[in-house]
RNA sequence: GGCCCCAUCGUCUAGAGGCCUAGGACACUAGCUUUUCACGCUAGUAACACGGGUUCAAAUCCCGUUGGGGUCA
Numbered sequence: 001g002g003c004c005c006c007a008u009c010g011u012c013u014a015g016a017g018g019c020c021u022a023g024g025a026c027a028c029u030a031g032c033u034u035u036u037c038a039c040g041c042u043a044g045u046a047a048c049a050c051g052g053g054u055u056c057a058a059a060u061c062c063c064g065u066u067g068g069g070g071u072c073a
Stems, first nucleotide, its partner, number of pairs: 001072007010026004018056001028044005049065005
């Protein structure tokens, strides 16, 4: 340098054009329970890498950029 794949809460992930102002698990915070802690239960905080395009509508489709991985030389 060519080609291919990936990027979503703190971490791991679901999503495949409209039911998503994005769900779950763990973690964290608060409350209940307990003499206390732990366990358990309830509630809460928290995310679509960036810039364009297509569309009535984009996390999702297309292009580019950035970052990561693989492969060829």
Molecule: transfer RNA
Organism: Planctomycetota bacterium